[in-house]
């Protein structure tokens, strides 16, 4: 000085925050949602990677 592993540590997992597990990257990186259309453009779910709990938002139904 390359080039591979593996540990710590740091980033991420489609809208927010807390906590636990889980996974992926290691900076030309992980990530950056779905359907229909050549394309322009048009419709669609979800506040999670998973679980919970708050916050916000949508549907129902009772005081």
């Nucleotide at each position: 000085c390359c080039g591979c592993a593996u540990c710590c540590g740091g980033g991420c997992g489609a809208u927010g925050g807390g906590g636990c597990c889980c996974g992926c990257c290691u900076u030309c990186a992980a990530c950056c949602g779905c359907c229909g259309a050549c394309g322009a453009c048009g419709g669609c779910u979800g506040a999670u990677g998973g679980c919970u709990c708050c916050u916000a938002c949508g549907a129902c139904a009772a005081c």
The RNA shown here (Fluoride riboswitch aptamer (crcB RNA motif)) has 63 nucleotides and comes from a Thermoleophilia bacterium.
The sequence was found by an Rfam model in a public genome assembly.
Model confidence (mean pLDDT): 80 of 100.